[in-house]
RNA sequence: AGGCGGUUAGCUCAGUCGGCAAGAGCGCUUCCCUUACAAGGAAGAGGUCGUGGGUUCGAUUCCCUCACCGCCUA
Numbered sequence: 001a002g003g004c005g006g007u008u009a010g011c012u013c014a015g016u017c018g019g020c021a022a023g024a025g026c027g028c029u030u031c032c033c034u035u036a037c038a039a040g041g042a043a044g045a046g047g048u049c050g051u052g053g054g055u056u057c058g059a060u061u062c063c064c065u066c067a068c069c070g071c072c073u074a
Stems, first nucleotide, its partner, number of pairs: 001073007010026004019057001028044005050066001052064003
């Protein structure tokens, strides 16, 4: 320098024929249970979907730019 893949909740990741109000597990908070802790049960909080543009009535999803991470080629 070029190519490919990735970036979504604190962590690990789902979510593509563009539209239900963005999800799961773990973690966190409160409550129940217990002498207490763990386990278990109930409820709840938490997201500018990496940045900035474009297309569209409408974008996490399509296109472009940039940033970062990983791999490959030179």
This is a predicted structure of a 74-nucleotide RNA (transfer RNA) from a bacterium. RNAcentral holds the sequence, with entries from ENA. Its Rfam family is "tRNA". By type it is a transfer RNA.